[in-house]
RNA sequence: UGGCGCGUAGCUCAGUGGGAGAGCACCACCUUGACACGGUGGGGGUCGUUGGUUCAACCCCAAUCGCGCCAA
Numbered sequence: 001u002g003g004c005g006c007g008u009a010g011c012u013c014a015g016u017g018g019g020a021g022a023g024c025a026c027c028a029c030c031u032u033g034a035c036a037c038g039g040u041g042g043g044g045g046u047c048g049u050u051g052g053u054u055c056a057a058c059c060c061c062a063a064u065c066g067c068g069c070c071a072a
Stems, first nucleotide, its partner, number of pairs: 001071007010024004018055001026042005048064005
């Protein structure tokens, strides 16, 4: 310098045009003498950034930033 892949909740990830979700974690309650386990409910997201396409974008396109791999 070029090519490929990844970036979504505190963590690990799913979601590939029309509802932003799961597990763990966190909070409250139930349960216990207490803790753990278990059960019920709840909070938490500018989907890396900017722009574009579209009636509509996490999803498609371009640029850019960060990380990883490969080549030189």

Predicted 3D model of a 72-nucleotide RNA (transfer RNA) from a Deltaproteobacteria bacterium. Its mean pLDDT, the model's own confidence on a scale to 100, is 84. It was read from a public genome assembly.